[in-house]
The part of an RNA shown here (large-subunit ribosomal RNA, domain II) has 688 nucleotides and comes from an Actinomycetota bacterium. Its mean pLDDT, the model's own confidence on a scale to 100, is 86. NCBI's taxonomy places the organism under Bacteria, Bacillati, Actinomycetota.

Context: one part of a larger RNA
RNA sequence: GCCGGCGAGUUAGCGAUGCGUGGCGAGGUUAAGGCGAGAGCCGUAGCCGUAGCGAAAGCGAGUCUGAACAGGGCGACUUAGUCGCGUGUCCUAGACCCGAAGCCGGGUGAUCUAUCCAUGGGCAGGGUGAAGCGGAGGUAAGACUUCGUGGAGGCCCGAACCCACCAGGGUUGAAAACCUGGGGGAUGACCUGUGGAUAGGGGUGAAAGGCCAAUCAAACCCGGUGAUAGCUGGUUCUCCCCGAAAUGCAUUUAGGUGCAGCGUCAGGCGUUCAGUAUCGGUGGUAGAGCACUGGAUGGGCUAGGGGGCCAACAAGCUUACCGAACUCAGCCAAACUCCGAAUGCCGAUACUCCAGAGCCUGGCAGUGAGACUACGGGGGAUAAGCUCCGUGGUCGAGAGGGAAACAGCCCAGAUCGCCAGCUAAGGUCCCUAAAUCUUUGCUAAGUGGGAAAGGAUGUGAAGUUGCCCAGACAGCCAGGAGGUUGGCUUAGAAGCAGCCAUCCUUGAAAGAGUGCGUAACAGCUCACUGGUCGAGUGAUUUCGCGCCGACAAUGUAGCGGGGCUAAGCAAAGUACCGAAGCUGCGGGAUUGUCGUUCUUCGGAGCGAUGAUCGGUAGGGGAGCGUUGUGACAACUGUGAAGCUUCACCGUGAGGUGGGGUGGAGUGGUCACAAGUGCGAAUGCCGGC
Numbered sequence: 001g002c003c004g005g006c007g008a009g010u011u012a013g014c015g016a017u018g019c020g021u022g023g024c025g026a027g028g029u030u031a032a033g034g035c036g037a038g039a040g041c042c043g044u045a046g047c048c049g050u051a052g053c054g055a056a057a058g059c060g061a062g063u064c065u066g067a068a069c070a071g072g073g074c075g076a077c078u079u080a081g082u083c084g085c086g087u088g089u090c091c092u093a094g095a096c097c098c099g100a101a102g103c104c105g106g107g108u109g110a111u112c113u114a115u116c117c118a119u120g121g122g123c124a125g126g127g128u129g130a131a132g133c134g135g136a137g138g139u140a141a142g143a144c145u146u147c148g149u150g151g152a153g154g155c156c157c158g159a160a161c162c163c164a165c166c167a168g169g170g171u172u173g174a175a176a177a178c179c180u181g182g183g184g185g186a187u188g189a190c191c192u193g194u195g196g197a198u199a200g201g202g203g204u205g206a207a208a209g210g211c212c213a214a215u216c217a218a219a220c221c222c223g224g225u226g227a228u229a230g231c232u233g234g235u236u237c238u239c240c241c242c243g244a245a246a247u248g249c250a251u252u253u254a255g256g257u258g259c260a261g262c263g264u265c266a267g268g269c270g271u272u273c274a275g276u277a278u279c280g281g282u283g284g285u286a287g288a289g290c291a292c293u294g295g296a297u298g299g300g301c302u303a304g305g306g307g308g309c310c311a312a313c314a315a316g317c318u319u320a321c322c323g324a325a326c327u328c329a330g331c332c333a334a335a336c337u338c339c340g341a342a343u344g345c346c347g348a349u350a351c352u353c354c355a356g357a358g359c360c361u362g363g364c365a366g367u368g369a370g371a372c373u374a375c376g377g378g379g380g381a382u383a384a385g386c387u388c389c390g391u392g393g394u395c396g397a398g399a400g401g402g403a404a405a406c407a408g409c410c411c412a413g414a415u416c417g418c419c420a421g422c423u424a425a426g427g428u429c430c431c432u433a434a435a436u437c438u439u440u441g442c443u444a445a446g447u448g449g450g451a452a453a454g455g456a457u458g459u460g461a462a463g464u465u466g467c468c469c470a471g472a473c474a475g476c477c478a479g480g481a482g483g484u485u486g487g488c489u490u491a492g493a494a495g496c497a498g499c500c501a502u503c504c505u506u507g508a509a510a511g512a513g514u515g516c517g518u519a520a521c522a523g524c525u526c527a528c529u530g531g532u533c534g535a536g537u538g539a540u541u542u543c544g545c546g547c548c549g550a551c552a553a554u555g556u557a558g559c560g561g562g563g564c565u566a567a568g569c570a571a572a573g574u575a576c577c578g579a580a581g582c583u584g585c586g587g588g589a590u591u592g593u594c595g596u597u598c599u600u601c602g603g604a605g606c607g608a609u610g611a612u613c614g615g616u617a618g619g620g621g622a623g624c625g626u627u628g629u630g631a632c633a634a635c636u637g638u639g640a641a642g643c644u645u646c647a648c649c650g651u652g653a654g655g656u657g658g659g660g661u662g663g664a665g666u667g668g669u670c671a672c673a674a675g676u677g678c679g680a681a682u683g684c685c686g687g688c
Stems, first nucleotide, its partner, number of pairs: 001688006011093003015090010027048003033042003052059002062074004096234002099231001103224006114198009123188001125157003128153001132149006161185003165182005200216001202212003237623006247260005261367002263364007272357001274352009287339001288337002293333003297329004304322002306319004370395010400411003415587004420583003426577003429562003435574001437573006448564001454548002458545010475532005481505003486500003511526001515524002588613011624677001626674007634666002642661008
C1' cells in the first nucleotide's frame, strides 16, 4: 500500500417542549406498594387542567396601583384538557466516536547513573633529582660554595587502565551512541571489585537543569478516569421537494457564543407582496454657486504701519514699500450652501402578475473566515490579486458554450432519453463546426499581435489663410551700392566682442546688416531685386491609421499554432456555424386548478390543464436492505443457506430467475425491537 473483518447520535428520567397518533373528556391519570403463574386487577397519596390579580395579607370575573366610583397594568368576556405510544429537539448524565499536554492519591525502583560509607584490588618501563645527611672549602662562629649521598613531586616521557579533543566511516548502522587513525590523564581531587546508604516537589549534583534502569523543568506502575479539549480528524443505504450565510448588536470577545437577519416544516390570514403608470409627499447627494463659514489670485481704493522731507512738542508734506476693511474681476471646499437634480424612499389609486409572493404563531436548523467584478467612496501613493464601507452581479452552493489553458469576466441556469431543428456570447483560410462572402474606405508598420511623456516633410480626410500666367515656390545667371571704418568703447572694433542710435542718398533692389570668416581689414553668404523657367507653391488648425521612444536571463515565446497584406482596421449588409438556452418527439416527478371514481370523510386513484424539477450547510418527505422476535401461510437431500456465473426487472437503495458448486437449513406477508448499512478517522485486528 491493497484486501477482509471490526469501527461513531445510544440509553435512562412518574424530566422539558413541539408534531403525529390512540383512550377518556370538564375532566384526565395513578406513584410507591399489594394480589396474581401470567394477562391483568387493586392502590386516589400526588400531578396537570377547570380563574385571575397582587410582594403579600387578601379579594375574586375581576384584581393591583391609587384618596379615587379617575386613568393605567395584568386578566375575564372568546373554555380543552389529560394520560399513553411513536417521533423532532433540549436538560441532566462520559451523551456521536477517537485524541492531549497535564492534576491528585497509593505504591515500585540507586543491578544504569550521582554522591557518600565500609572493606579489598590495580598502576610495564624509562627520566628528572627537592629537603635532609656526609666529605671538602670557607668563617671568630655562621652564612655560603662545591662534591657526593639521598629519593620528594595533584613532576616529565610512555603501556595496562581511565577518558573522549580532531578527522574519516557508519546514519532502513555490525551498534537506539559504534568502528578506525591520531589525541588527553596515567602515584592521583587516580582507576576499580564487593557489600551498604540517600526516593519523586524528593534524592544526588567540582552546577550541565545534569543524573535517579535506552524515560527527567519533577521517574515508573496502578487508580481517580470514559479528566477536560470554545481545537483537529472521522461519522457507514437510496430517491424526491425546498434551500441559506459568511451581516448587525453584544461578548476576558475576535477561528467561540447569545439575540436579530437570511433557510425549512406545520398551522392560520387570503393578494395584504412585487413591478409599472399617474398623483401627492420626503431629502440636501451629483452638479453648480460664493449669499454664510473658511481658503485663495490680480486690479482699484484705502484706515493703519514702514521709509524720506520737515520738525522742541503737536501737526504737516511725500512715497514704483507692507497693507485690514471696502470694491471689481477670476477661483477652491467631506466636516461651506443663495441653489439643486437623476435615481432612491413613503403614501394613495389603477393595471399587470397568482408565483416556493407577503404577513402572523410555533418546531428544527445552519451561518456569523467570504472572494472577485462594475459603479459610488474612505485609507494607501487618484500603488497592490491591498484594505474598509455602500449598491448590483457572479463564484461560494453552478454544470454547459466563449475568453488557447483560466472559481469570481461574457453568454446561459443541467428533470431523463433522441445519430432532429433554431439561436446567444463568440465565430466562419488550415489545425477547427461555419463566408478564402458582398460593398466602400484606411493601414505597409506583421501595425494588427503589449506601454508613456515626448519627437518627426509617414500617409489619408476636412478646414482657414499667404503668394501665383501682371509669372509664384525651388533651381540656375546677375546685382546686393553710396554717406560710412555711423557714434561710443577699444591696442584694434571697418555690418558681424560689447553699448547707443538705426538715419539719409542712388536706385529694379540692397539691413548702419542673417550666418561663416579676419588680429583688424579683406573674402564668402543671406535678406532684398532683375532675368531665365512655366504651374502651382507656402503657413496653420482638426480628425483617421501608422513610425520612433521599446533592454533579461533554457528556445521562437507580447496572434493558441500554422500562416495572413487581408485571414488587419473602420463602416454597411447578407448567409451560416455555435450551448445541457429555446423548439420538436417520448418518459418521470412535484405542485395549483378543474372534472370524475372510491372513501374509514383524514384522504386516495384516474384524466385534462397551468407552473415547476442545478445545488453546499441545512430543513422536510417517501423508501430499500441487514439481525432478531411474534402471528399466518410456505420452501427444502427430487438439495436450504453461502459462494460463483449468465439473463431479466425497478428512478434508486435493490429484487427475481436459470446453470454450477455446496450439503442442512431457509425465505414470504404483516407487526414489533435494534449492537442496522463504511472508503477515508497518520483508525483497530488479521492476511498478502